Context: one part of a larger RNA
RNA sequence: AGAUAAACAUUGGCCGCAUGCUUAACACAUACAAGUCAGAUGGGAAGUGGUGUUUCCAGUGCCAGACGAGUGAGUAAUACAUAAGAAUCUGCCCUUGGGAGGGGAACAAUAGUUGGAAAUGGUUGCUAAUACCCCAUAGACUGAGGAGCAAAAGGAGGAACUCGCCCGAGGAGGGGUUCAUGUCUAAUUAGGUAGUUUGUAAGGCAAUAGCUUACCAAGGAGAUGAUCAAUAGCUGGUCUGAGAGGAUGAUCAACCACACUAGGACUAAGACACGGCCCAGACUCCUAUGAGAGGCAGUAGUGGGGAAUUUUUCGCAAUGGGUGAAAGCCUAACGGAGCAAUGCCAUGUGGAGGUAAAAGGCCUACAGGUCAUGAACUUCUUUUCUCAGAGAAGAAGCAAUGAUGGUAUCUAGGGAAUAAGCAUCGACUAACUUUGUACUAGCAAUCACAAUAAUACAGAGGAUGCAAACGUUAUCC
Repeated sequence: AGAUAAACAUUGGCCGCAUGCUUAACACAUACAAGUCAGAUGGGAAGUGGUGUUUCCAGUGCCAGACGAGUGAGUAAUACAUAAGAAUCUGCCCUUGGGAGGGGAACAAUAGUUGGAAAUGGUUGCUAAUACCCCAUAGACUGAGGAGCAAAAGGAGGAACUCGCCCGAGGAGGGGUUCAUGUCUAAUUAGGUAGUUUGUAAGGCAAUAGCUUACCAAGGAGAUGAUCAAUAGCUGGUCUGAGAGGAUGAUCAACCACACUAGGACUAAGACACGGCCCAGACUCCUAUGAGAGGCAGUAGUGGGGAAUUUUUCGCAAUGGGUGAAAGCCUAACGGAGCAAUGCCAUGUGGAGGUAAAAGGCCUACAGGUCAUGAACUUCUUUUCUCAGAGAAGAAGCAAUGAUGGUAUCUAGGGAAUAAGCAUCGACUAACUUUGUACUAGCAAUCACAAUAAUACAGAGGAUGCAAACGUUAUCC
């Protein structure tokens, strides 16, 4: 000099675009952040009531909830980056070959009855389905001697078609898994390992495998640093540098890990599951003391910690996601607005003329010099400001649909009107005099300054630098 997710002092006009708990993975009041489908299904309610039709609700059922959003505690290799594999799974989507025949029994809801303070139950009876079961059938599976196991679901419409269902094959995209190389510090950590290393057999898994077990062998890794310990999410990138390197890993993107702490499985194509379940623990709330409820490292917001970090805002109009045949519904993802000079960029605080070189300040050798064309004054302009009118694109091929927003932008009127500070002036380093002080008060990154003539302290005048900022502190190169 450059840089920063910065903070602090002083000061502060505006536009646009970015960014905004680096500390306590501390505790959280309140609201919202994941639903949807009546064209799967039986009921109930409202409304209408001649028929027809409409709307809503809690259940059963399907799909989604494993995405999206957050955080970086753990992790030094079960991770990440790059490059190779083989023994594998895959809902929705695409292509393709077949099929959907015949029966049955329930359980919610609901109606009784009943326990409990509540959370939430018990029991009796009834009932539907794309929920469940049985039989038949199958180019798949097992197996070969015969054989064995194993599917399905309909709905709307009624002219076709369409949306779904079952068994196969292929694909796309996505996972699981193996291996090679690379990835911080310490030897004042030198020994470490016993399912440990290999094999046989069995179990287990979607799949390979000491993944697990029994038995046998005694191996396998290590000064090219094992093991132990400390620290740490990794990368694309970012900062700096001519480069080589060094430092770093906020925002954005990919991967990983986590979801009060520890453990566990259930369901599912997929989880060992942030807003699911079970057990234990800490904490909080509630209780009729028998028992219950909760999890912001989602978005706002609160307390606390801290030098330090925002609104308990608008909208689904766009993009995307879930669901649905669709209309739609949901979406704190997202799109916007608000707050903050936190950063970058743009722009303004006026332009031209104006000497009696006014008053005033400061200096002075008392002649004058300087602040200084600076002001006043004359004239012009209107970025900005204010006021009035018009007013978007972003909407996606009939039409309709804009949170932003009466915003951007355009036009007219008004009037220089509303808008400059901060640091420094001994050398480094651009910029000097005077007054006060007298090793005092103070300054200071370094050298140093201050002892009665201080360009170094403090005030004043002047000057220099940068400028809506400027200086200090911290950190990196």
This is a predicted structure of a 477-nucleotide part of an RNA (small-subunit ribosomal RNA, 5' domain) from Mallotus nudiflorus. The full RNA is in RNAcentral, with records from SILVA. NCBI's taxonomy places the organism under Eukaryota, Tracheophyta, Spermatophyta, Mesangiospermae, Mallotus.